[in-house]
């Protein structure tokens, strides 16, 4: 003097950047990013510092003459700003074409068809009108005459009760007929002004014989139940006949002798106002995102400059 090893110390590292805040620098806050790599405490009405600002207080670890500051170039993750760049998406606007719609033609499929299509004729069904039937409901009960009867009345006679004759009216009652479709069988039935017959009792009478007449009985008006009949009063998921109508809806018969149907699809032609559906591109607006430019930048590499590069011990040459 150089090299190797060890021990010290000066010192270095234990992150950085952007936003925000601030007069300004840091920190706590938010965001981005790196390392093998700190701990505790306080801290946004904040903590601390002053361009020598790049945290404060306390503690600790690593490296150790290491290393750090500054500048430049390249790479590179990201951030910010600008953009008359590109641009997904969405909305609006209309445009074109096609479909949808209508008609025609062609083809195909389906259904029916020689166990007989279309067409034609005809019948029935359907509708209307007319005339009936069946069933059934509602309603209804003929006319006249005579006798007889009843009511009223007149005349004559009689001792009374009464007798004889005539007239008017009436009739549902009893009889015989007539006419009508207008009868039949029952039940019930008149306090009183329905008719007949009237026990008992009452009245007139010398008696005989009569009169009125309650109850009862018979009958009638009336009420009611049935049957038959009548009805230009109706009803009906009924039925007959005649005439007419009818889109072909249904069924039958005859004729006829091969198509009919539109249920559907495809293609072509022509047409058509809107709406709707689809496709295409255009315009306007929006615009995720991308690109470009500028600035900044964690991190990496290289280069240059500056500061520092110290002390001790041992060994080797």
């Nucleotide at each position: 003097u150089g090299g190797c090893g060890g021990g010290c110390u000066a010192g270095a590292c234990c992150g950085g950047g952007g936003a925000g805040c601030u007069c300004g620098g840091c920190g706590u806050u938010c965001c981005c990013u790196g390392u093998a790599a700190c701990c505790u405490g306080a801290g946004a009405u904040c903590g601390u510092c002053g361009a020598u600002a790049u945290g404060c207080a306390g503690g600790g670890g690593u490296c150790g003459a290491a290393g750090g500051c500054a500048g430049a170039a390249g790479g590179g993750c990201g951030a910010u700003a600008u953009u008359u760049u590109c641009g997904a998406u969405u909305a609006c606007a209309g445009g074109u074409c096609a479909g949808c719609c209508u008609g025609g033609a062609u083809u195909u499929u389906g259904a029916c068809g020689u166990c007989g299509a279309a067409g034609c004729u005809u019948c029935g069904u359907c509708c209307u009108u007319c005339a009936g039937g069946a069933u059934u409901g509602g309603u209804g009960g003929u006319u006249c005459c005579a006798c007889g009867g009843c009511u009223u009345u007149a005349a004559u006679c009689g001792g009374a009760g009464g007798a004889u004759u005539g007239a008017a009216g009436u009739c549902a009652a009893g009889u015989g007929g007539u006419u009508u479709u207008a009868c039949u069988g029952g039940c019930u039935a008149a306090a009183c002004u329905c008719c007949g017959u009237c026990a008992g009792g009452u009245c007139c009478g010398g008696a005989a014989g009569g009169a009125a007449g309650c109850a009862g009985c018979g009958g009638u008006a009336g009420g009611u139940c049935a049957g038959a009949c009548a009805u230009u009063c109706g009803a009906u998921g009924c039925u007959u006949g005649a005439a007419g109508g009818g889109u072909u809806g249904c069924g039958g018969a005859g004729u006829g002798g091969a198509g009919u149907u539109u249920a559907a699809a495809a293609u072509c032609c022509a047409g058509a106002a809107a709406a709707c559906u689809g496709a295409c591109a255009u315009g306007u607006a929006u615009g995720a995102g991308a690109g470009a430019u500028a600035u900044c930048c964690a991190c990496c590499u290289u280069c240059u400059c500056c500061c520092g590069c110290g002390c001790c011990c041992g060994c080797c040459a």